This is a predicted structure of a 516-nucleotide part of an RNA (small-subunit ribosomal RNA, 5' domain) from an uncultured prokaryote.
The coordinates come from a structure-prediction model, not an experiment, and the mean pLDDT is 88.
The full RNA is in RNAcentral, with records from ENA.

Context: one part of a larger RNA
RNA sequence: GAAUCAACGCUGGCGGCGUGCCUAACACAUGCAAGUCGAACGCGAAAGCGGGCUUCGGUCCGCAAGUAGAGUGGCAAACGGGUGAGUAACGCGUGGGUGACCUACCUUCGAGUGGGGGAUAACCUCCCAAAAGGGGGGCUAAUACCGCAUAACAUCCCGCCCUUAUCAAAGCCGGGGAUCUUUGGACCCGGCGCUUGUUGAGGGACCCGCGUCCGAUUAGCUUGUUGGUGAGGUAACGGCUCACCAAGGCGACGAUCGGUAGCCGGCCUGAGAGGGCGGACGGCCACACUGGGACUGAGACACGGCCCAGACUCCUACGGGAGGCAGCAGUGGGGAAUUGUUCGCAAUGGGCGCAAGCCUGACGACGCAACGCCGCGUGGAGGACGAAGAUCUUCGGGUUGUAAACUUCUGUCGGAUGGGACGAAACCGGCCUAGUCGUUGACGGUACCACCAAAGGAAGCCCCGGCUAACUCCGUGCCAGCAGCCGCGGUAAUACGGGGGGGGCAAGCGUUGUUC
Numbered sequence: 001g002a003a004u005c006a007a008c009g010c011u012g013g014c015g016g017c018g019u020g021c022c023u024a025a026c027a028c029a030u031g032c033a034a035g036u037c038g039a040a041c042g043c044g045a046a047a048g049c050g051g052g053c054u055u056c057g058g059u060c061c062g063c064a065a066g067u068a069g070a071g072u073g074g075c076a077a078a079c080g081g082g083u084g085a086g087u088a089a090c091g092c093g094u095g096g097g098u099g100a101c102c103u104a105c106c107u108u109c110g111a112g113u114g115g116g117g118g119a120u121a122a123c124c125u126c127c128c129a130a131a132a133g134g135g136g137g138g139c140u141a142a143u144a145c146c147g148c149a150u151a152a153c154a155u156c157c158c159g160c161c162c163u164u165a166u167c168a169a170a171g172c173c174g175g176g177g178a179u180c181u182u183u184g185g186a187c188c189c190g191g192c193g194c195u196u197g198u199u200g201a202g203g204g205a206c207c208c209g210c211g212u213c214c215g216a217u218u219a220g221c222u223u224g225u226u227g228g229u230g231a232g233g234u235a236a237c238g239g240c241u242c243a244c245c246a247a248g249g250c251g252a253c254g255a256u257c258g259g260u261a262g263c264c265g266g267c268c269u270g271a272g273a274g275g276g277c278g279g280a281c282g283g284c285c286a287c288a289c290u291g292g293g294a295c296u297g298a299g300a301c302a303c304g305g306c307c308c309a310g311a312c313u314c315c316u317a318c319g320g321g322a323g324g325c326a327g328c329a330g331u332g333g334g335g336a337a338u339u340g341u342u343c344g345c346a347a348u349g350g351g352c353g354c355a356a357g358c359c360u361g362a363c364g365a366c367g368c369a370a371c372g373c374c375g376c377g378u379g380g381a382g383g384a385c386g387a388a389g390a391u392c393u394u395c396g397g398g399u400u401g402u403a404a405a406c407u408u409c410u411g412u413c414g415g416a417u418g419g420g421a422c423g424a425a426a427c428c429g430g431c432c433u434a435g436u437c438g439u440u441g442a443c444g445g446u447a448c449c450a451c452c453a454a455a456g457g458a459a460g461c462c463c464c465g466g467c468u469a470a471c472u473c474c475g476u477g478c479c480a481g482c483a484g485c486c487g488c489g490g491u492a493a494u495a496c497g498g499g500g501g502g503g504g505c506a507a508g509c510g511u512u513g514u515u516c
Stems, first nucleotide, its partner, number of pairs: 001516004006512005013376006019369002021334001026332003030329003035075003040072002043069001048063006082287003091212008101204003106200001109197005114148001116146002123138006154166002171192006179186002213259003220250003225247008262284004266277004289310005312323004340366001342365003348362001349360004379409004389400004413457001415452001417450003423443001428438004460505005465486003471500005481488002
């Protein structure tokens, strides 16, 4: 000098764009952050309103409404969002490999979608329990579940051919002339599905070469260890696991051990080489109170799922239960230090749904903070041989200083009034239908525009001995103090404190920490 996720001191007008717990991966009150589908399925209220009866307490019927609601079932919940604890590793980066692999939704091209069955939740009822919840009995549906049939270009068998064996399925919605009909429909057409293959895309898994911090005051390490045979297991190769056999494998080209650390694109600095860093944004990884485990599923060993153990917190009728903010806000604590318990799904994206739509603390916005970068303003012109004041003085005067006053002009920002968006095009709906019209804005009465008034509301901070740009007076007297280094101060201090003057930067200026 440059830089910073900064902090501290003094000061502080406006706007745009960014950034904002680096510390305790400490503990968390409260609310919200993942649902959706009635075009898979069976149930199904209440309030309220109307009517009938009434012993005026009620009771019945209809509408509300096949609504709210819970349940079965499907898909999603493995994405999105957070954090950096662990990890020195095929974790990451880069380049390859898989004749050793998987892939829901989407996509290409085939084939099929026949005929049966038994249950169960919801519901009703009984019982147990303080609660959380649980048990018995009874009824019922399905795109839930189970057989049967059919079946290969799929799988198995095989060195190859021949040949053999095995495994499927579900319906729903819209429209319709004739025919049939138990009046539900059958039947036909279309759409969405379902089953089994195949192709692709995107995603994932595994393997390998190379690269990837410090310590030798860590020199030896290793028994599933290294290899083989066989088996099991996996989507798949493999000591991945197991039985047996052999005795190997790694290491000064640094094994093992210890310390530190998520890695990268990049960021900072520097002429470069290099050095330092990995916050925001993007890619990958790991983790989700701590440790372990599997279940479901195309996908998890699963942040807002389950089980076990532990620590902690809460409820309890003491028998037993409930919980997990490293999601968004927010609280306590720690700390030099880091924000709102805001608005909206209008846009973009995601989940579900034929769709309308619902959900979305992703996201879009607004708010707070000079935390950073950038832009603008705090006025412009004229104005004295130069007011007053202050200060210095050789007492003549010099400086502050065109600075002010005064005259005149302008109107950025801020203020007032009026107008007022782009971001929106769709989905969908209407219609002379293959184009046009209609509908949809959180931000926001915001940005912006017009007009009005008025110099009015808007400057500080550090420094002035040398380095280093900027000098004098007073006070103090090795005191009080300053200080980045050299060093100042003991009676004339340009170095301390104050005044005047000056220099630098400017809504900032200095200090401290850290990096080059």